[in-house]
Predicted 3D model of a 96-nucleotide RNA (c-di-GMP-I riboswitch aptamer) from a Planctomycetota bacterium. The prediction has a mean pLDDT of 79. NCBI's taxonomy places the organism under Bacteria, Pseudomonadati, Planctomycetota.
Order: sequence, then structure tokens, then C1' cells
RNA sequence: AUAACGAAAAGGCAAAACCUAAGUGAUUAGGGGACGCAAAGCCAAUAGGGUCUUUACUAGAUUAAAUCAAUACCUAAAGACAGCCUGGUUGCCGAA
Repeated sequence: AUAACGAAAAGGCAAAACCUAAGUGAUUAGGGGACGCAAAGCCAAUAGGGUCUUUACUAGAUUAAAUCAAUACCUAAAGACAGCCUGGUUGCCGAA
């Protein structure tokens, strides 16, 4: 120095409740707070899966029992989440 790894110290990030604003909504931004995080930095139109929202469509869907349903499931389109997982990319410290 590189890769892997995550002891110590320094420093860092900030879930939920609650408040304000934007949005039909998922959610986002700011405040607040400390559940957690070694990438909880960034990437969601070109890596894939997943979950969720809106719109369209319409009567079935799941199951062991049974349950849900006409505003569902499936499908399609447009979106949200990187603190759902894998992935891409950049990066602090340095014991074993």
C1' cells in the first nucleotide's frame, strides 16, 4: 500500500412518537428525539428481486383450519422506499 476484517479511540449518521410544510397517496423536506448503523454516504429511466401508493381493469383471492373480498387478486401504466435484500460506486479510523 492492497484485500479482508471490526477491537479501541476520535469524529459521524439518526428510527419511532410529536410539530410545520409539500403531495390524492406511498412518501419527502425541516424541526425534534436517540431505535439502531462501519457505509444508516450516494445510486430507484438502463442490475435484479421485494414491499408500498395512485390510476385503469373486474370477481374472485389466499388457505392446514379458515379468512378476506365487489374500493380485492392478477395484469398494465405512473410513482415511493438505498434504514427490505442482493448489486454498483465513493469513503474515515487501524488492534487481532
It was read from a public genome assembly, where an Rfam model found it.